This is a predicted structure of a 74-nucleotide RNA (transfer RNA) from a Myxococcota bacterium. Rfam family: tRNA. From the family's description: Transfer RNA (tRNA) molecules are approximately 80 nucleotides in length. Model confidence (mean pLDDT): 82 of 100. NCBI's taxonomy places the organism under Bacteria, Pseudomonadati, Myxococcota.
RNA sequence: CGGAAUGUAGCGAAAUCUGGUAACGCGCCUCGUUCGGGACGAGGAGAUUGCCGGUUCGAAUCCGGCCAUUCCGA
Numbered sequence: 001c002g003g004a005a006u007g008u009a010g011c012g013a014a015a016u017c018u019g020g021u022a023a024c025g026c027g028c029c030u031c032g033u034u035c036g037g038g039a040c041g042a043g044g045a046g047a048u049u050g051c052c053g054g055u056u057c058g059a060a061u062c063c064g065g066c067c068a069u070u071c072c073g074a
Base pairs, nucleotide, nucleotide: 001073002072003071004070005069006068007067010026011025012024020057028044029043030042031041032040050066051065052064053063054062
């Protein structure tokens, strides 16, 4: 320098192909249970989906540029 993959909650991870208000597990908070904790049960909070722009009534998803990490090639 060229090509490819990945980027989503504190951590992991689905939804992307086929546009329609982002699940799930662990963790966290509250309550119950317990002498207390753990385990278990009930409830709850937390994401403007790497960044900027475009298309669209509507974008995690489509298009363009950029950034980070990884891989391949030179």